Context: one part of a larger RNA
RNA sequence: GGAUGAACGCUGGCGUCAUGCUUAACACAUGCAAGUCGAACGGAAUUAUUGUAGGUUAAACCCUUUAGUAAUUUAGUGGCGGACGGGUGAGUAACGCGUAAGAACCUACCUCAUGGCGAGGGAUACCAAUUGGAAACGAUUGCUAAUACCUCAUACGCUGAGAAGUGAAAGAUAUAAUUGUCACCAAGAGAGGGGCUUGCGUCUGAUUAGUUAGUUGGUGGGGUAAAUGCCUACCAAGGCAAUGAUCAGUAGUUGGUUUGAGAGGACGAUCAGCCACACUGGGACUGAGACACGGCCCAGACUUCUACGGGAGGCAGCAGUGAGGAAUUUUCCGCAAUGGGCGAAAGCCUGACGGAGCAAUGUCGCGUGGAGGAUGAAGGCUCGUGGGUCGUAAACUCCUUUUGUCGAAGAAGAAUAAAUGACGGUAUUUGACGAAUAAGCAUCGGCUAAUUCUGUGCCAGCAGCCGCGGUAAUACAGGAGAUGCAAGUGUUAUCC
Repeated sequence: GGAUGAACGCUGGCGUCAUGCUUAACACAUGCAAGUCGAACGGAAUUAUUGUAGGUUAAACCCUUUAGUAAUUUAGUGGCGGACGGGUGAGUAACGCGUAAGAACCUACCUCAUGGCGAGGGAUACCAAUUGGAAACGAUUGCUAAUACCUCAUACGCUGAGAAGUGAAAGAUAUAAUUGUCACCAAGAGAGGGGCUUGCGUCUGAUUAGUUAGUUGGUGGGGUAAAUGCCUACCAAGGCAAUGAUCAGUAGUUGGUUUGAGAGGACGAUCAGCCACACUGGGACUGAGACACGGCCCAGACUUCUACGGGAGGCAGCAGUGAGGAAUUUUCCGCAAUGGGCGAAAGCCUGACGGAGCAAUGUCGCGUGGAGGAUGAAGGCUCGUGGGUCGUAAACUCCUUUUGUCGAAGAAGAAUAAAUGACGGUAUUUGACGAAUAAGCAUCGGCUAAUUCUGUGCCAGCAGCCGCGGUAAUACAGGAGAUGCAAGUGUUAUCC
């Protein structure tokens, strides 16, 4: 000198674009953050309407009963999605990451192309009855449906040397109908995604020198989607290491960021890729995919309800609270856009996201007025008493209106035939008013741009280094002036 997710002191007008718990992976009140499909299914409720029966009435209206139709809603069964998106960096020195290769694999939804979609069956939730429990939640009996479940048939698949064995399916909706659309099954290809293996690279310590027993290899068996000590029995005795094994410490990693002429050094916030984690530890289930942040089970710590028998919970999602800390924001608006889930669609959901709010935290831009104006006014400071300086600075005259205040108009972002905008009456344009609403901070001995007066008297104090202060201090404190930067400026911390 440059840099920062900065903090602190003093000061503070506006806009743009960014950024905002670096500390306790500490504990969390409250709300929201993952649902959706009635065009899979049987019910139920509500409304409307048509008819039946009854009551009432002069007739109707109206009321009750019952059957049908239509619309809306949805607790349950069922399907798809809750493995994405969002958060954090604790662990991890590792095929974790980066890069380059490889072979023994899987893949829901999507695309392409082929064939099929036949015949039957038994349950069960909801519901009803009875019943246990404070609750959470159950138990028994009975009834019922399906794109739920099962059997049979069939098969260009699979297993097998062969013989042979084995393995599917479901309907819904629109239409007067043909048929169309969306589903379903099998096998094939693709795309995208994922699992696995390997070469090379990847911090410090030798005041860590030996280490390893499923350890290294083989055979049989098991297991996996898949190769493999992945697991197991037996056999052999190997494997790694001074080119640093093992142990210990530290650490997510890369693209990158920052500094530097470069080589290199330091860092790894935001954004993007990968990995790991979800109160701590362990486990599997379901599923195409998880050993699953807002799923399940067990153990533990903590919080909490309880009728003491037993239950409930997990913000490292968005806001927000306490605590810690030098220190880090609103319990906001909207699904209008982009994207995601479900749905035939309408649409619903979406704290992803789009926006607004707060903070000079940073960056960039703008402003705090412009021109004229010498009796060089008054006043301050200084002084050699002549003056010098603040200083064209002010006053005063003329002008302008960025900004500001008050009015008027008012978007693009919307993709469309139309409708649909949170931001937002925002940006922007325009009228009126009036210099009006807007300057500080640090420094002035040398390094280092900028000096004098007064006070103090090795005191009080300053200080990055050298150093200054003991009676004329350009170094302390204040005044005046000057210099630097400027909505900032200094200090501190850290890196180059």

Small-subunit ribosomal RNA, 5' domain, 496 nucleotides, folded computationally. It matches the Rfam family "Bacterial small subunit ribosomal RNA". Rfam links the family to the GO terms structural constituent of ribosome and ribosome. The coordinates come from a structure-prediction model, not an experiment, and the mean pLDDT is 86.